RNA sequence: GCCGGCGUAGCUCAGUUGGCUAGAGCGCCUGACUGUGGAUCAGGAGGUCACAGGUUCGAGCCCUGUCGUCGGUACCA
Numbered sequence: 001g002c003c004g005g006c007g008u009a010g011c012u013c014a015g016u017u018g019g020c021u022a023g024a025g026c027g028c029c030u031g032a033c034u035g036u037g038g039a040u041c042a043g044g045a046g047g048u049c050a051c052a053g054g055u056u057c058g059a060g061c062c063c064u065g066u067c068g069u070c071g072g073u074a075c076c077a
Base pairs, nucleotide, nucleotide: 001073002072003071004070005069006068007067010026011025012024013023019057028044029043030042031041032040050066051065052064053063054062
């Protein structure tokens, strides 16, 4: 260089045929409980769905480009 996979909350990941307000576990914050803490229970905060553009009435999902990452492969030394 070429080919392919992946990119969604702080972390690990779901998200069905494109269709109602984008979710779970862990973590974080607050409260209850406790002598304190942990555990447990209840509640809460947290998102440019990598970036840009396109298709569509409607895009996390489809198409194009770019970036990052992982793997394969080719060339030079």
Molecule: transfer RNA
Organism: Planctomycetota bacterium